[in-house]
């Protein structure tokens, strides 16, 4: 440099263009002599800018991360 792919919660995923869920974590609580462990509750996110549409996690364009490949120089 070129061609694919991929970005959502601390973490693993989800989510027909229709307004963001879950698990599991953390933190509080019941339980328990303490804990574990069950159980309930809270907290929390769509990489950045822009465009299209009534409406964008989704769809174009652009930058910026990570992965794969191919490739060129040392």
């Nucleotide at each position: 440099a070129c061609g694919g792919g991929c970005g959502u919660a601390g973490u693993u995923c989800a989510a027909u263009g229709g307004u963001a869920g879950a698990a599991u974590g953390u933190c509080g609580g019941u339980c328990u002599c303490c804990a574990a462990a069950a159980c309930c509750g809270c907290u929390g996110a769509u990489g950045g800018g822009g465009g299209u549409u009534c409406g964008a996690g989704c769809c174009c364009c652009u930058c910026c991360g990570c992965c794969c490949g191919u490739g060129c120089c040392a």
This is a predicted structure of a 74-nucleotide RNA (transfer RNA) from a Bacteroidia bacterium. It was read from a public genome assembly. Its Rfam family is "tRNA". The family's RNA type in Rfam is transfer RNA. Rfam's curators write: Transfer RNA (tRNA) molecules are approximately 80 nucleotides in length. The source organism's lineage runs through Bacteria, Pseudomonadati, Bacteroidota and Bacteroidia. Its mean pLDDT, the model's own confidence on a scale to 100, is 82.